[in-house]
Notes:
The RNA shown here (transfer RNA) has 72 nucleotides and comes from a Pseudomonadota bacterium. The sequence was found in a public genome assembly.

RNA sequence: UGGCUCGUAGCUCAGUGGUAGAGCACUACCUUGACAUGGUAGGGGUCGCUGGUUCGAUCCCAGUCGAGCCAA
Numbered sequence: 001u002g003g004c005u006c007g008u009a010g011c012u013c014a015g016u017g018g019u020a021g022a023g024c025a026c027u028a029c030c031u032u033g034a035c036a037u038g039g040u041a042g043g044g045g046u047c048g049c050u051g052g053u054u055c056g057a058u059c060c061c062a063g064u065c066g067a068g069c070c071a072a
Stems, first nucleotide, its partner, number of pairs: 001071007010024004018055001026042005048064005
């Protein structure tokens, strides 16, 4: 310098155009003498950033930043 993959909740990851989800974790309550387990409810997201396409973008396009891999 070029190419490929990835970036979504605290962590691990789904979601491939129509209100952003799961598991674990966290908070409250129930259960217990207490803890753990179990149950119910709840909080937490500018979807890396900027712009574009579209009635509508996490998703499509361009640029850019970061991580990993390959080539030179």
It matches the Rfam family "tRNA".